This is a predicted structure of a 1394-nucleotide RNA (small-subunit ribosomal RNA) from uncultured Syntrophomonas sp. The prediction has a mean pLDDT of 83.
RNA sequence: UUGAUCCUGGCUCAGGACGAACGCUGGCGGCGCGCCUAACACAUGCAAGUCGAGCGGAGAUGUACGGAUGAAGUUUUCGGAUGGAUUCCAUACAUUUUAGCGGCGGACGGGUGAGUAACGCGUGAGUGACCUGCCUUCCACAGGGGGAUAACGUACCGAAAGGUACACUAAUACCGCAUGAGACCCCGGCACUGCCUGGUGCAGAGGUCAAAGGAGCAAUCCGGUGGAAGAUGGACUCGCGUCCGAUUAGAUAGUUGGUGGGGUAAUGGCCUACCAAGUCAGCGAUCGGUAGCCGACCUGAGAGGGUGAUCGGCCACACUGGAACUGAGAGACGGUCCAGACUCCUACGGAGGCAGCAGUGGGGAAUAUUGGGCAAUGGGGGAAACCCUGACCCAGCGACGCCGCGUGAGGGAAGAAGGUUUUCGAUUGUAAACCUCUGUUCUUGGUGAAGAGUGGAAGACGGUAACCAAGGAGGAGGCCCCGGCUAACUACGUGCCAGCAGCCGCGGUAAUACGUAGGGGGCGAGCGUUGUCCGGAAUGAUUGGGCGUAAAGGGCGCGUAGGCGGCUGUUUAAGUCUGGAGUGGAAGUCCUAUUUUUAAGGUAGGAAUUGCUUUGGAAACUGAGCAGCUUGAGUGCAGGAGAGGUCAUCGGAAUUCCCGGUGUAUCGGUGAAAUGCGUAGAGAUCGGGAGGAACACCAGUGGCGAAGGCGACUGUCUGGACUGACCCUGACGCUGAGGUGCGAAAGCGUGGGUAGCAAACAGGAUUAGAUACCCUGGUAGUCCACGCCGUAAACGAUGGAUACUAGGUGUAGGAGGUAUCGACCCCUUCUGUGCCGCAGCUAACGCAAUAAGUAUCCCGCCUGGGGAGUACGGUCGCAAGGCUGAAACUCAAAGGAAUUGACGGGGCCCGCACAAGCGGUGGAGCAUGUGGUUUAAUUCGAUGCAACGCGAAGAACCUUACCAGGUCUUGACAUCCUACGGAUUUCUAUGAAAGUAGGAAGUGCCUUUUAGGAGCGUAGAGACAGGUGGUGCAUGUUGUCGUCAGCUCGUGUCGUGAGAUGUUGGGUUAAGUCCCGCAACGAGCGCAACCCCUGCUAUUAGUUGCUAACAUUUAGGAUGAGCACUCUAAUGGGACUGCCUGUGACAAGCAGGAGAAGGUGGGGAUGACGUCAAAUCAUCAUGCCCUUUAUGAUCUGGGCUACACACGUGCUACAAUGGAUGGUACAGAGGGCCGCGAAGCCGUGAGGUGAAGCGAAUCUCAAAAAGCCAUUCUCAGCUCGGAUUGCAGUCUGCAACUCGACUGCAUGAAGUCGGAAUCGCUAGUAAUCGCGAAUCAGCACGUCGCGGUGAAUGCGUUCCCGGGCCUUGUACACACCGCCCGUCACACCACGAA
Repeated sequence: UUGAUCCUGGCUCAGGACGAACGCUGGCGGCGCGCCUAACACAUGCAAGUCGAGCGGAGAUGUACGGAUGAAGUUUUCGGAUGGAUUCCAUACAUUUUAGCGGCGGACGGGUGAGUAACGCGUGAGUGACCUGCCUUCCACAGGGGGAUAACGUACCGAAAGGUACACUAAUACCGCAUGAGACCCCGGCACUGCCUGGUGCAGAGGUCAAAGGAGCAAUCCGGUGGAAGAUGGACUCGCGUCCGAUUAGAUAGUUGGUGGGGUAAUGGCCUACCAAGUCAGCGAUCGGUAGCCGACCUGAGAGGGUGAUCGGCCACACUGGAACUGAGAGACGGUCCAGACUCCUACGGAGGCAGCAGUGGGGAAUAUUGGGCAAUGGGGGAAACCCUGACCCAGCGACGCCGCGUGAGGGAAGAAGGUUUUCGAUUGUAAACCUCUGUUCUUGGUGAAGAGUGGAAGACGGUAACCAAGGAGGAGGCCCCGGCUAACUACGUGCCAGCAGCCGCGGUAAUACGUAGGGGGCGAGCGUUGUCCGGAAUGAUUGGGCGUAAAGGGCGCGUAGGCGGCUGUUUAAGUCUGGAGUGGAAGUCCUAUUUUUAAGGUAGGAAUUGCUUUGGAAACUGAGCAGCUUGAGUGCAGGAGAGGUCAUCGGAAUUCCCGGUGUAUCGGUGAAAUGCGUAGAGAUCGGGAGGAACACCAGUGGCGAAGGCGACUGUCUGGACUGACCCUGACGCUGAGGUGCGAAAGCGUGGGUAGCAAACAGGAUUAGAUACCCUGGUAGUCCACGCCGUAAACGAUGGAUACUAGGUGUAGGAGGUAUCGACCCCUUCUGUGCCGCAGCUAACGCAAUAAGUAUCCCGCCUGGGGAGUACGGUCGCAAGGCUGAAACUCAAAGGAAUUGACGGGGCCCGCACAAGCGGUGGAGCAUGUGGUUUAAUUCGAUGCAACGCGAAGAACCUUACCAGGUCUUGACAUCCUACGGAUUUCUAUGAAAGUAGGAAGUGCCUUUUAGGAGCGUAGAGACAGGUGGUGCAUGUUGUCGUCAGCUCGUGUCGUGAGAUGUUGGGUUAAGUCCCGCAACGAGCGCAACCCCUGCUAUUAGUUGCUAACAUUUAGGAUGAGCACUCUAAUGGGACUGCCUGUGACAAGCAGGAGAAGGUGGGGAUGACGUCAAAUCAUCAUGCCCUUUAUGAUCUGGGCUACACACGUGCUACAAUGGAUGGUACAGAGGGCCGCGAAGCCGUGAGGUGAAGCGAAUCUCAAAAAGCCAUUCUCAGCUCGGAUUGCAGUCUGCAACUCGACUGCAUGAAGUCGGAAUCGCUAGUAAUCGCGAAUCAGCACGUCGCGGUGAAUGCGUUCCCGGGCCUUGUACACACCGCCCGUCACACCACGAA
C1' cells in the first nucleotide's frame, strides 16, 4: 500500500554534524579555521647558514714611526727662511670586512598524501644479532717530524655556465714515526653466570691503533686523542589487530630449507656456488580493485557505523625513473651523477625543479596578503657580541565555524491615520505619534598597559586593549515557513495554464498546497537550499530479526573437515575468575577548580583510556591427560508384520488383430452431426489362434521405504524398522561446508518391442475466426536392455537430532495382565499412522506430544517490487539444458491474513417478472412531442428505465426568453434627495408603432390651513435599479431504485483490529410481521396502526332534498302536510383470527364456517438510511462570477407552426358484436356574475335573437353515450373509412395572410387487422361508452376527474427482468459497464540479418 483493518516490507521526513558551496541579507568584538579539484605548470622575492678566538691572503679605517710632498700663515736681505696642513709610500700595532682552505650545520625545522593492503601503521615484547655526532660523568694522553693544495699570481679557452696549464703559500686540512692506560684481532687458561647462539669477570703471550691547536698579561677558558659508562636518537626481529571481490582456487625456481663463501652497524636467500624438494593456501594463498596509518573527530543509550581537515605521533614522497658519494646520521625537498618529459638562454653548448612562505596561470561549486617582526617561544653557528630563521609571533582578507553584545528602555487609547478584511465589526496594536530617560555600541578628544623570569638594553602587535570626558535614539534586521507529517490562515489573481513538491500530493473558476498582499509561526547577523556522514533503521539483528501461507528449509541419503556433546574420580591450569606490577605519550573527551567583565577559549588537577604484557592465587564450569561407569550408541539371542529392493519363472480377465461358422444392414460417434467402417458382408454372436501392456475384487486418511516411489502368483538373493528378555563393548554420539550416491515425468543415444493409449500431424464439427475444447484416425513416445539428463506445486509449500509440557478417540504391528472351557470384552505398555482439543504460540488463518509450544546443538536459506533466475564469466551435459548468478534503469509500492460490501452462468423467496389470458403498439391517415436538416430566427431546458401529448392547466398580437429594423439611458419596475408642476381629461400634426412636437379644458384629497402631509406627473444628480446572462459540479426543491423491507443505535459480549453479535438459525408473514431458540438485552427510523374516500348500520338534523300515510291538484312532490324512506352531513357502532371445526410444536400461523364486510375488506395520502456530482440557476429562492448608452428597457413585423427524413405518445379506422335513420331509458362528479344563460322565435347548421332565473342540493351548462325497440344496408374499398381539396358561412378577438375553432354543400386518399420486435392489465380490474373541469377572448384527439356496461386467465416458478435474505469464490472497491494479458498500428534509438 486498503473502502476500512492487522501484519510483513520498502520509500520518505522530523535530530545532530561539516575544511563546505549556492541564494537572499549583513552592525560590532573575541577565539579558531581557510585548494577536499590538477602529486597540473610556474614569473618574481624571500624560506640555511655561521665561525677571522682554525688558516693564508686580499682589502678598509685609525694610531705610531720613517721617508717623500710642502698649503694657509709669519718673516725676509725677496735668493729664501720658518711653518707644518694635505697627499703618497714602507713598516708596526689596533679595529674591522670576507672570496677561498678548514670546522659545525645543510639528515632538523617547513610542505604534501602520489605510492603503499605492507611489520607500513597501532599495541605489546625481543636484540645472547646492532649503531649513535653534538651533550653529561669518569679514566688516560697530546712527543717529535714531513709532504702537499685552494685562495692569490701569470698565461690561456668559452657567448655564458664554467674551465685548463704553469708557478707560490697556510692551517684545528693531510701523512709517517714515537708512547699505549685502553680498545680491537688472535691463542689457550681460570672463575662466575644464563633464557639455545658471539654472556660476564680475571691474569697472561703475540699483533694493530692516537692526538691540534686557539684566545687571554695571566689565572684560566674553548677545543684535540684513546677508552669506559649514561642520555638521546635510530636499525632489525616477533605475537596480535588492520577494506572489498571466489563471476580471482590454486600460487611459487632464489621459490622453501641446508652447507661453504661474500656483504652489512647488525640477523637473514640480503647475494653467490653446491645439495635437498620443499613452502603458502578454503582459519582464503595468488590475483584484481580501493586506500597513507593512528591518537582522535562526527553520530549513537550503548554495541556499533562513518571519517582520518586543523593539533599531535609514525610512514612515504620531493618534476618522473635509477644510482651511489660525503657523513655520526641520507640513497639527501631548496646536494651530486645518469636517463626521460617539459620550460628557459643559446654562439648548440648550457641552466631549472614552490607537495617551503607569499604570489601567478589553469582546473573547479569552491578556499586568503607577492604584509610586519625576530619583541616572545624554539632552532643552527659562534667563547661571546651577534648573524640567520616565510619555524614562529602578529597584522590583512573571508559570517567559513563557535561564542558574546547591540540595533534602545519606561510611560502612552482619540484604541489616530493608513493597510487588510468586512453584515455589525475585527485586526495590524502600545505598535506609532507624543512625553521622560539611558549610552552597551557609535563619533571625537585625553590617559594608556601586561606580555620583558634575565645585570642592563630590547615590543612587530600598537597609540592596540583598557580607563576617563563629551555628543546624540541618533548609524545598525533579516531569512525561511504557514495542506498533513510540522508550530503558524485569510483575501485577491490564475484556471491541469503558470507553477509547487522531502514523501503523500496540490492546480481543470470559490486553491489555507501556485503568485501577491494582510496577518501569523520559527530562527536571528543570520536564514534557507544543495551535498556528505551517523541516527531514527531491531532495514544485516553479538547486544537485537526471521524462513507453513508475507522474501526465505537444500528433492533425499551417506559421509570428510569443522562445530557441539552422557555419568564418576583424579591431575593440570590453555580458556575463565581474582590480586599485584609495567605499559596504555602529550593534546582531546568527561568531572572539579581557576582565569579572560560573561561565553567560546585558556590553565591546573583528577577520572577515564573498556587494551596488551607480566606475575601470584582459585579450580566450580569448558578444554587437555589419566583411571573408571552404563543410562546415549552398537553387537549378539528369540519372535512376528510388511505393494521395501533385485533377478527369474508363471496366471487369468479385458482390448486389438488374424482364421473359421451363423447372420444382414447398418455400425460408430455427438449437445446435434459429420469425417470414419460396412453388401468385396461390417457391427452383433460362437469357436480357434497371435501378441503386447496393465494387474479388477481384496483395498482401508491401511502397510513398507531416506526421498523419488512400491500393488496378480511363486521362487532366488538382499536392505531396513518393530517387540521381548537381557549377555557383551564402553561415549564408540549428533549435525555436517566441500565431496559422493540415489533421484517422478518428459527428453536424449544405441538396440529391441509395439495390444491399448497418444504430443506432432490429417480429416470432420463448433465458431465471426477456432492453428482449441468435441469426434474419427494417427507417428514419436509410453514397454525392455544398457548409458545419459538431474529437474518438479521433488509439498506437510513445515531441515536433522535430543529432552520436556493436560487429555479424549480411531486405526496398523507387537508384548504383558485380568477373565474365561475357549474366542471375545476390559486394563497397561512400546512403535507407526489419523482426527478432536487445553495451556502455550501465531499478523491472522491456524499449530497443538507426528508442535508452528518450552529449550539446546549443527546445517541450509532470506533482506522492497520489476529488470531476472535474465546477461556476462566459469563449470557440467551428445543436445535440450542444469548449477553458480549480477548491473544499468525504473516504481512507491509489491505482498500475507482477515473484514465489510459489490459481483457470479451457487441456494431460498417475492413482484403482471415469466407463464395462462384479454386488449394494444410496430403497417395506414391525422394530431402531438423529439431528433435531424433548414433558417435572419426556427428562444431555452428535459436524453436508457427515471427525455420525447415532458416544463407548456392551452405560441394569431401579448405570452416571448429568439431574429430584423426603429428608439431610451437613474432607466419599463423599488427606495432616498432637489427643483418645478398640479391629480386628471382631451385634441391636432407626424410616424409602422413606440415616440416626438404642439394645443385645449381643469386646479383635486386629508389636517393642527400665508403651512404641512398622502398620492401623482415632469426634469436633474448619484447611490442604485435591471439581466429568461454563466455555473444544477457551490445550494434550497424534485425524480428514481421503491411502499422494496430494510437501515441503525445504546449497553453488554467476542475479536490486537477493521468488525462481529443483536439483524443469524427453525417456522411463519404482504412485511426485520409474529412465535420459538440463541451472549445477548433493549431502543430508534422504516412495516403495520392512527388520517381521508368507499362498502353495512344507528343516532341527530330536515331545505333548495324526499313522498309511505292524509288532504288538494293544472296530474308536475305542484301545494298543504310530514321527516317514515332515499339523500344530505356530523357523531357513533361494526372486524378483533374475537367465536366454531381441522391442522401446526400445546406457538406464531394456516385451511374452512357463521357475517353487509375476513384475515391489510377496496382505494388514497403517507416514501427509512442511502444511491445516481440524476433533473432544475428558465417556477421560485440563493452563493460566487459576468454585464451597466447594454447581456437592461421599449415598439412594429417576423419566428417558436419551416420539411427529402427517423423515432416516441395518441386519435380515427379498416367494419355486420357494424354503419345509417327514427323512437325511447338510466348517471356521477363538477362549473357559473367581465359568468352560466332557460322558455319562445329565426337559420339545414355553426349560430343569431331574446331575456326569465341563478353568486346556485332552488336557476343554468345539460343532450349523457354505449344500451333498448324498430327499419335499412349484405361483404364491396362498400351507405366501411374519413384524409385531402373547392366553394359558402358562423363565432371569438384591435387583428384569423403567415397561423384559430366550428358549420353546410361538394370532393372521397391511405387503409381489408399490420415483419422483427414490444406495451398494459389479476375484478368492478382489462376492454368499451359517454360526461365534467382546469388553462382559456377564442382554440383539446392532450391532461386531471366522473360515472355507465362489464370480461378472460393464473398449471406453476424451469427460464427472462428487477428486488430481498443466506452461503461461497474473488487479484473487484470508480465495485463485472470492474480488473486485466498479449499481439498489432505510429514515431524514434541501439544491435543483428537479408

The sequence is in RNAcentral, with records from ENA and SILVA. The source organism's lineage runs through Bacteria, Bacillati, Bacillota, Syntrophomonadaceae and Syntrophomonas.